About this RNA:
This is a predicted structure of an 84-nucleotide RNA (transfer RNA) from an uncultured Bacilli bacterium. Its mean pLDDT, the model's own confidence on a scale to 100, is 80. Rfam family: tRNA. It is annotated as a transfer RNA.
RNA sequence: GCCUGCGUGGCGGAAUUGGUAGACGCGCUGGACUCAAAAUCCAGUGUUAGCGAUAACGUGUCGGUUCGAGUCCGACCGCAGGCA
Numbered sequence: 001g002c003c004u005g006c007g008u009g010g011c012g013g014a015a016u017u018g019g020u021a022g023a024c025g026c027g028c029u030g031g032a033c034u035c036a037a038a039a040u041c042c043a044g045u046g047u048u049a050g051c052g053a054u055a056a057c058g059u060g061u062c063g064g065u066u067c068g069a070g071u072c073c074g075a076c077c078g079c080a081g082g083c084a
Stems, first nucleotide, its partner, number of pairs: 001083007010026003019067001027045006046057004060076005
C1' cells in the first nucleotide's frame, strides 16, 4: 500500500435480515435474611434538563437513502486478521 471482518451501557453480549435500542449475564447501589459475613432472594441502575410529572438526546465520527436506519450506501477514525 491492497483485501476482509468488526466497532451498541461501567464490562461481556443480544436486537429474529429496515419498524418500541440495550434482552440476558457480570458489576454497582439500596433492601431482606444472619449475632456478623458469605451465599441466596427482591428492587433499582445510559446522558442532559427539571422539585416532579415528563421532555430531549444516545449504537466510533460525519454525510446520504427511506415515512422510518444499530441494520442499507459513501467517506473518515480505531481494532483484528490476511496478502504484497